[in-house]
Order: sequence, then C1' cells, then structure tokens
RNA sequence: GCUGAGGUGGCAGAGCGGUAAUGCGCCGGACUCGAAAUCCGGUUCCCGCAAGGGAGCGCAGGUUCAAAUCCUGCCCUCAGCG
Repeated sequence: GCUGAGGUGGCAGAGCGGUAAUGCGCCGGACUCGAAAUCCGGUUCCCGCAAGGGAGCGCAGGUUCAAAUCCUGCCCUCAGCG
C1' cells in the first nucleotide's frame, strides 16, 4: 500500500430503513436475626415544577418523509496479502 471483518450505555452484545433488545454490573426495595441466593423496580445526556420535548450508535458529510442500518471521505482495532 491492497483486501476482508469490526467500532452501539460502566462491561459484554442484539439490531440490517420506521419505539436503541438482552445479560452482567450498579442503585433502591422485598425476603432474612444478618448476609448469600431469589424476586420487584430503576439505570445515556440536555431542557422542564410536571406533562412533555429535544439530542444520541467512532468522526464529518450525503440520500430519504424517516438512517445505528444505505452512499462518500477520514480515524481506530483485528486478520490476510504484497
């Protein structure tokens, strides 16, 4: 330098044009004499008293009514080739 795979919450990891799953971890609660295990609820950010609204998937653009998803460029990781 070329080719392929990948980059999504604290971590792992789904999603393949139309509401960002799930598990772990963490926080609160139930149970217990107390723990563990188990069960229930919560867990991206901003604005708002609330209802609600907006933004967010490596970065920057493009297409579309609508993009994590399609297209272009770039960055990073892994593998192969030279």
Molecule: transfer RNA
Organism: Candidatus Nanoarchaeia archaeon